[in-house]
RNA sequence: CCAUUGGAGAGAUUCAUUGAAUUGAACACCGAAGGAGCAAACCCAUUAGGGUGAAACUCUCAGGUAAAAGGACAGUGG
Numbered sequence: 001c002c003a004u005u006g007g008a009g010a011g012a013u014u015c016a017u018u019g020a021a022u023u024g025a026a027c028a029c030c031g032a033a034g035g036a037g038c039a040a041a042c043c044c045a046u047u048a049g050g051g052u053g054a055a056a057c058u059c060u061c062a063g064g065u066a067a068a069a070g071g072a073c074a075g076u077g078g
Base pairs, nucleotide, nucleotide: 001078002077003076004075005074006073011027013026014025015024016023028065029064030063034061035059036058037057041052042051043050044049
């Protein structure tokens, strides 16, 4: 990387609209696509500070809040 199996959270909210969860708005909420932030450590400067720097942590820009889809990650086979 390919195939396959498992795979969580949170309003089927309110209002308007539409042939139609179709589209728009409002408030609330989630953390597991993606994105952003930084601890130790290292480097520069030695006064302050600056740079590099991970996550399942933090943020919630994006995304999501019935089912379906998506889905980090994990098992098996190649």
About this RNA: Predicted 3D model of a 78-nucleotide RNA (Glycine riboswitch aptamer) from Faecalibacillus faecis. Its mean pLDDT, the model's own confidence on a scale to 100, is 84. The sequence is in RNAcentral, with records from MGnify. It matches the Rfam family "Glycine riboswitch aptamer". Its family is annotated with glycine biosynthetic process in the Gene Ontology. The organism belongs to Faecalibacillus, within Bacteria.